[in-house]
């Protein structure tokens, strides 16, 4: 360096519930643990999700534009604890 133990010390926290915020996706806090060796940071690319406002409309669970959300979907970038075996 790669790699990731039935190792040690610690860490994070899905679903669900409660409160608050938001039009919504969803977020924050508390409870709670399905999982996680980057489940730390980042919305750059792809994907997925939302639609207050605007335009179109055949008026629809529609289309477009624009703006959002998600890093626990994938990739890229930045940073990082521990050390058995190979």
């Nucleotide at each position: 360096c790669u790699c990731g133990a039935u190792a040690a010390a610690g860490g994070c926290a899905a679903a669900c519930c409660u409160a608050c915020g938001g039009a919504g996706a969803c977020g924050u806090a508390g409870g709670g643990a399905c999982g996680c060796a980057a489940a730390g940071c980042c919305a750059g690319u792809c994907g997925c999700c939302c639609u207050c406002c605007c335009g179109c409309c055949a008026c629809g669970c529609g289309c477009g534009a624009a703006g959002g959300g998600u890093c626990g979907g994938a990739c890229a970038g930045c940073u990082g604890c521990c050390g058995a075996a190979g």